Notes:
Predicted 3D model of a 154-nucleotide RNA (c-di-AMP riboswitch aptamer (ydaO/yuaA leader)) from a Phycisphaerales bacterium. It was read from a public genome assembly, where an Rfam model found it.

RNA sequence: UUUUGAGUAUCGCCGAAUCCCGCGAUUCUGACAAACGCGGGAACGGGGGACCCACUUCAUUGGGGCGUAUCACAGCGGCGAGUGGCCGCUGCGUAGGGCAAACCUUUCGGCCCGAGCCCGUCAGCUAACCCCGUAGGCGUCGGAGGGAUGAACC
Repeated sequence: UUUUGAGUAUCGCCGAAUCCCGCGAUUCUGACAAACGCGGGAACGGGGGACCCACUUCAUUGGGGCGUAUCACAGCGGCGAGUGGCCGCUGCGUAGGGCAAACCUUUCGGCCCGAGCCCGUCAGCUAACCCCGUAGGCGUCGGAGGGAUGAACC
């Protein structure tokens, strides 16, 4: 300077949610392995918890935590004498999250999600220390740049 993308189900993606060891049990003619259960370890994720710092009045309309999953508006229903208010359902938006094929990143358009659960009146931060979790769901759109990497030549 020019150029640079085929790997794919015994593979890969979202997510902390994976890996190893031992035992049990199932299946089987028998044995092994896998899935399953229990125990241990590693790794990953989360919570509690001093000094210092922060906060300090009011603060039950309780408050807090995991998670992207929060906040508005409208309709309907319930509580309530009723207004305010609170709760539930639905709809429409929205903070935010995801859209892989060698890696990182910027931007434009498009698509999907925008749930659920826990603690129990109590939690700022937080060394030591203590505790908990390792589930689920999938096979994933297109355009334009930058970086890094590799190759060839000078």
Taxonomically the source falls in Phycisphaerales (Bacteria, Pseudomonadati, Planctomycetota, Phycisphaerae).